The RNA shown here (transfer RNA) has 73 nucleotides and comes from Candidatus Huberarchaeum crystalense.

[in-house]
RNA sequence: GGACUUGUAGCUCAAUUGGCAGAGCGUUACCUUGACGUGGUAAAGGUUCUCAGUUCGAUUCUGAGCAGGUCCA
Numbered sequence: 001g002g003a004c005u006u007g008u009a010g011c012u013c014a015a016u017u018g019g020c021a022g023a024g025c026g027u028u029a030c031c032u033u034g035a036c037g038u039g040g041u042a043a044a045g046g047u048u049c050u051c052a053g054u055u056c057g058a059u060u061c062u063g064a065g066c067a068g069g070u071c072c073a
Base pairs, nucleotide, nucleotide: 001072002071003070004069005068006067007066010025011024012023013022019056027043028042029041030040031039049065050064051063052062053061
């Protein structure tokens, strides 16, 4: 320098041929216990990497960047 791939909650990951952004773990509160743990209920937590474009509507499609990874040179 070139090709491919990934980027979504604190962490690990879903969300398919564009139509309400979710799960598990974790966190907080409450119930349960003599206490802890386990278990149960509820809640908080998101600029979907950035900027543009297409569209009534973009996590999803297109372009350019940024960052990580793999390969080639």
The sequence is in RNAcentral, with records from ENA. Its Rfam family is "tRNA". Rfam classes the family as a transfer RNA. From the family's description: Transfer RNA (tRNA) molecules are approximately 80 nucleotides in length. The prediction has a mean pLDDT of 81.